Context: one part of a larger RNA
């Protein structure tokens, strides 16, 4: 390199979007570049194969004929892939309507608990642990009662629930705002798929500026434990955890499973949409009956009975989308995966190639900086 690979052996980039490039539905006609055919020239000799010959065989040599790989011409084919042109509607892309949702953002705001402060009542211990002790408390603590004050995080609902590209999202409401679903099957008409560079977004710690500080709590101080405690446990506490702007760019960033299509048995949960039976319960309309009003008709009201129709809820099938559970083939080294595939197939990036040295070192990009990206080699075994 070629074969082989990536779920856990070494290996899918943390994730999305998109340039190039790479791959591309049906139909017709058309063209002949890639293809295929055939013919010519050419492709030195040797070397290669077939045969006959020649050294006593055989390596070896000798002649003839093939073969070999490119190329450049000419003629021809029209399948398949391009390339022009038309057309389609099965991919994609809007439209319309009714619904789900912790999807983002800003604002406003609630209540429970902790903490301080204040004021009453209380009077001797709270507290902490295995046991204790530092620590707090007669300048009244713990405790209990009303108020005030600030900071964070939302208890029940809550689920194997949702929702988001992934990080990750949860108390209520308002504003704006993005994504997927389902039905209609009304428009465009191949507009797609993937994606080296590139851009963006990316949890926590960290780091620069201001502001914020209730509880925790890296350092750090104390008390224990102990042989020693630089620990684990206790009392205490600063960064830091919030918040605004800016940086950083890592994660076991995990499903340790890249993204898109397409085929291939079931069961059984669940969430979101739609269709279709059943049941309830409300509300409408049409009939009929009775009771009341008005002297009666007619007309209102009320109260039953049919019949019909709307909505909300329940319960069952069926369609599609999504998320578990176990599983036929099949795969797998085994674990185990199994229509959310690790099964059978397409395209397209990515990455891997024995262990340590090293995810370093040295260059180079980015960073305030911490470092972060790329990324060896002697050696060694």
């Nucleotide at each position: 390199u070629u074969g082989g690979g990536c779920g856990u052996a070494a290996a899918g980039a943390g994730u999305g979007c998109g340039u190039a490039g790479g791959c591309g539905g049906u139909c017709u006609a058309u063209u002949g570049c890639a293809u295929c055919u055939g013919g010519u020239u050419u492709u030195a000799a040797a070397u290669c194969u077939u045969a006959a010959g020649g050294c006593u065989u055989a390596a070896c040599c000798u002649u003839a004929a093939g073969g070999c790989u490119g190329a450049a011409u000419c003629a021809g084919a029209g399948a398949u892939g391009g390339g022009u042109a038309g057309a389609c509607u099965a991919g994609a892309g809007g439209g319309u309507u009714a619904a789900a949702g912790a999807g983002g953002a800003g604002g406003c705001u609630g209540g429970a608990a902790u903490u301080u402060c204040u004021g009453g009542u209380g009077g001797a211990g709270c507290g902490g642990u295995g046991a204790a002790a530092u620590g707090c408390g007669u300048u009244g603590a713990u405790a209990u009662c009303a108020g005030a004050a600030g900071g964070a995080a939302c208890a029940c609902c809550a689920a194997a629930g949702g929702c988001g590209a992934a990080g990750g999202c949860a108390g209520g409401c308002c504003u704006c705002u993005g994504g997927g679903g389902a039905a209609c099957c009304c428009c465009u008409g191949a507009c797609g798929c993937u994606a080296a560079g590139g851009c963006a977004c990316g949890a926590a710690a960290g780091c620069u500026a201001g502001g914020g500080u209730a509880g925790c709590a890296a350092a750090g101080c104390a008390g224990a434990u102990u042989a020693g405690a630089g620990a684990c446990c206790u009392g205490c506490g600063u960064a830091g955890u919030c918040c605004u702007a800016g940086c950083c760019g890592u994660a076991a960033a995990c499903g340790a499973u890249c993204c898109u299509c397409g085929c291939u048995g079931g069961c059984u949960a669940u969430u979101c949409u739609u269709c279709c039976c059943g049941c309830c319960a409300a509300g409408g309309g049409c009939g009929g009956a009775a009771a009341u009003a008005u002297g009666a008709a007619a007309u209102a009201u009320u109260u039953c009975c049919g019949c019909u129709u709307u909505u909300a809820g329940c319960g069952g099938g069926g369609g599609g989308a999504g998320u578990g559970g176990c599983g036929a083939a099949g795969c797998u080294a085994a674990c185990g995966c199994g229509u959310u595939a690790a099964g059978c197939g397409a395209g397209g990036c990515g990455c891997c190639u024995g262990g340590g040295a090293a995810g370093u070192a040295c260059g180079a990009g980015c960073g305030c900086a911490a470092g972060c990206u790329u990324a060896a080699a002697a050696c060694u075994c």